[in-house]
């Protein structure tokens, strides 16, 4: 120097391939217990690596860039 792949909530990851952004775990209230553990029930938490384009609507498709991992030379 080029190819592909990842980029989403504190961490690990999904989103049925364009229409309401979710699980688990973890954190916080409450109940159940004398207390912990540990069940249950609830709540907080992300506008999606960065801009920019299409589009009535983009995490999703398209440029463009930054970062990882990974193959070729």
């Nucleotide at each position: 120097g080029g190819g592909g792949c990842c980029g989403u909530a504190g961490c690990u990851c999904a989103a049925u391939u364009g229409g309401g952004a979710g699980a688990g775990c973890g954190u916080c209230u409450g109940u159940a217990u004398g207390g912990c553990a540990u069940a249950c029930a609830g709540a907080a938490g992300g506008c999606a690596g960065a801009g920019g384009g299409u589009u009535c609507g983009a995490a999703u498709c398209c440029c463009u860039u930054c970062g990882g991992c990974u193959c070729c030379a």